[in-house]
RNA sequence: UCGUGCUAGGCGGGGAGGUAGCGGUGCCCUGCACCCGCAAUCCGCUAUAGCGGGGCCGAAUUCCCGGUUGAGGGAGUGUUGCCUCCGAGCGAUCGGCGGCGGGAAGUGGCGUUGAGUGCCAGGACCCGCGCAAUAAGAACCUGCAAAUCCCGUCAGGACCGGAAGGUAGCAGCGGUACGCAGUCAUUCUUAUGUGCCGCGGAAUUUCCUGACAGGAGCUAACCCUGCCGCAAGAGCCGGGGACGCCUUUCGAGGCCGGGUGCACGG
Numbered sequence: 001u002c003g004u005g006c007u008a009g010g011c012g013g014g015g016a017g018g019u020a021g022c023g024g025u026g027c028c029c030u031g032c033a034c035c036c037g038c039a040a041u042c043c044g045c046u047a048u049a050g051c052g053g054g055g056c057c058g059a060a061u062u063c064c065c066g067g068u069u070g071a072g073g074g075a076g077u078g079u080u081g082c083c084u085c086c087g088a089g090c091g092a093u094c095g096g097c098g099g100c101g102g103g104a105a106g107u108g109g110c111g112u113u114g115a116g117u118g119c120c121a122g123g124a125c126c127c128g129c130g131c132a133a134u135a136a137g138a139a140c141c142u143g144c145a146a147a148u149c150c151c152g153u154c155a156g157g158a159c160c161g162g163a164a165g166g167u168a169g170c171a172g173c174g175g176u177a178c179g180c181a182g183u184c185a186u187u188c189u190u191a192u193g194u195g196c197c198g199c200g201g202a203a204u205u206u207c208c209u210g211a212c213a214g215g216a217g218c219u220a221a222c223c224c225u226g227c228c229g230c231a232a233g234a235g236c237c238g239g240g241g242a243c244g245c246c247u248u249u250c251g252a253g254g255c256c257g258g259g260u261g262c263a264c265g266g
Base pairs, nucleotide, nucleotide: 001266002265003264004263005262006261009057010056011055012030013029014028015027020046021045022044023043024042034054035053036052037051038050063259064258065257066256067255068254069253072250073249074248075247076246078245080244081243083241084240085239086238087237089236090235093234094233096230097229098228099227100226101225102224103223106222107221108219109218110217117213118212120210121209122208123207124206126201127200128199129198130197131195132194133192134191135190136189137188138187139186141182142181143180144179150175151174152173153172158167159166160165
């Protein structure tokens, strides 16, 4: 160095979970990798940590070690990014809404068919009285109206009387009181979200109309601004979650380097 036969070893590994711990079944990753039986309120084990049975490869592309890269998983009170949800949270700032003031450059509106202003007159407005209207009540009027303790007349009957006559009086009839109902014509009282009504007063502060003077502004809806209030959208604060980033941890697979036994024969 070659050949033959063996042996160690290999024929998948990893993460989370679970477990005192290890491995497996189930989940996920890697990516292609012998078969059968067992197993989740589970199965098999104990630091040499799946067990039992069968098959194949076998000292190297395949086994072992180191380095590098690295799918994927786990952890984090990380001054971390972004999104989202929650809060009887806050109300400096921005934005929103309401109220009360101020401004007048611009837009709009009014204005030489005359603005604001001044002055005059009338009216509105306010007060009193009157009138009217309406409503309520009372009176007046009409009707009804007393089984019995109201009136008149009182049949019958009763009572007194020798008689003439007299007395009280039920029913009926007529009437009236209390009261009930109606009419709303008339009268009175009270009241009024009443009135193109009248008289008087007050007030010229406001509004309207008109006359006169005068001759260009006025207004503040939009806009700008001050104060006060409301609400809590942005924002801030606190808490939770998702996805990233960062740190850390485990780590399949790839790549690189190194290592690895025995026997016989040429």
The RNA shown here (Bacterial large signal recognition particle RNA) has 266 nucleotides and comes from a Candidatus Krumholzibacteriota bacterium. Rfam family: Bacterial large signal recognition particle RNA. Rfam classes the family as a non-coding RNA gene.